Context: one part of a larger RNA
RNA sequence: CUGGGCGUAAAGGGCGUCUAGGCGGUUGGGCAAGUCACUUGUAAAAUCCCUCGGCUUAACCGAGGACGGUCUCGUGAUACUGCCUGACUUGGGUGCAGGAGAGGAGAGUGGAACUCAUAGAGUAGCGGUGGAAUGCGCAGAUACUAUGAGGUACCCCGAUGGCGAAGGCAACUCUCUGGCCUGCUACCGACGCUGAAGCGCGAAAGCGUGGGGAGCAAAGGGGAUUAGAUACCCCCGUAGUCCACGCCGCAAACGAUGUUCACUGGGUGUCGGACGCUUAAUGUAGUUCGGUGCCGAAGCUAACGCGAUAAGUGAACCGCCUGGGGAGUACGGCCGCAAGGCUAAAACUC
Numbered sequence: 001c002u003g004g005g006c007g008u009a010a011a012g013g014g015c016g017u018c019u020a021g022g023c024g025g026u027u028g029g030g031c032a033a034g035u036c037a038c039u040u041g042u043a044a045a046a047u048c049c050c051u052c053g054g055c056u057u058a059a060c061c062g063a064g065g066a067c068g069g070u071c072u073c074g075u076g077a078u079a080c081u082g083c084c085u086g087a088c089u090u091g092g093g094u095g096c097a098g099g100a101g102a103g104g105a106g107a108g109u110g111g112a113a114c115u116c117a118u119a120g121a122g123u124a125g126c127g128g129u130g131g132a133a134u135g136c137g138c139a140g141a142u143a144c145u146a147u148g149a150g151g152u153a154c155c156c157c158g159a160u161g162g163c164g165a166a167g168g169c170a171a172c173u174c175u176c177u178g179g180c181c182u183g184c185u186a187c188c189g190a191c192g193c194u195g196a197a198g199c200g201c202g203a204a205a206g207c208g209u210g211g212g213g214a215g216c217a218a219a220g221g222g223g224a225u226u227a228g229a230u231a232c233c234c235c236c237g238u239a240g241u242c243c244a245c246g247c248c249g250c251a252a253a254c255g256a257u258g259u260u261c262a263c264u265g266g267g268u269g270u271c272g273g274a275c276g277c278u279u280a281a282u283g284u285a286g287u288u289c290g291g292u293g294c295c296g297a298a299g300c301u302a303a304c305g306c307g308a309u310a311a312g313u314g315a316a317c318c319g320c321c322u323g324g325g326g327a328g329u330a331c332g333g334c335c336g337c338a339a340g341g342c343u344a345a346a347a348c349u350c
Stems, first nucleotide, its partner, number of pairs: 003322004007304002012318001014201004021194003025088007033081002035077004041071001042069001049065006091191001092188003095184005103177007110154001114150007125136002162169002206247006215241002220236004258317006266295010276284002299306002323350003332343004
């Protein structure tokens, strides 16, 4: 160097973007580096292999021969790879015409509910539970009405629906802005794929500074339950949850399934386009492209199951696994304000 794997057994990086690297469409010409053939030189002896011989045999020993390179000289071959050069349009990109969307950022607006305050009206309870109690209430609560204030979240629509690379995204309006799909096939002409590092994004919780604080609610207090109850239930309640800026970078970050390309029977929903047909409200047998579900041929799989959104059949590149515990720990390094994160062993033991 070589093996087998990664949905659930150990194993897909949380996600993207890009550098090096690896890999790379069709076709003509050139070169001949890789590749292939022959050839030159060399590759000490011993060893290994073959033949013959010497010790009674063997081991052992002696002689001869052969083999042996990822080396080297030169000549030649040109299918493939490579390099140079020319052409092409299917991959990719651009343009034009349309389209859908909770994609992102900022600003503003709205109604419901909630709590609080004030006022009105009103009286003895309210609240809560399995049942209660703590709690609130004659200093007038709860229930009702009006007005005002505040903070948060956006009922219905709503979906097995849509968008986003992932995390994630849902009231409405405006501004700025990313991506995607379809049609035309006008333009460029391989400009492509993957991607160690690097860089960026990254739920919740947590941290820093400043604001905000209605509801909810770790911690905490109280009431119950119980043998106990540091819980489950109830009454309170602080961080936090919200905003701005800056950190953190960990998740069952899951489809527990990396990205890209090609190929391989069908059936049935649904979303966004185009074509066709039809009605002229648009509707829909059908065709086609792109998403998103279900069921299933072949095939795969230990089984479960997967099955054109593959876990099928192949190709390219990256990441990762290699018995359990010790341990995602110690040490060291890097990062962080901290919490901690990333990288990552061994002894020992079964």
The part of an RNA shown here (small-subunit ribosomal RNA, central domain) has 350 nucleotides and comes from a metagenome. RNAcentral holds the full RNA, with entries from SILVA. Rfam family: Bacterial small subunit ribosomal RNA. Rfam links the family to the GO terms ribosome and structural constituent of ribosome. The coordinates come from a structure-prediction model, not an experiment, and the mean pLDDT is 88.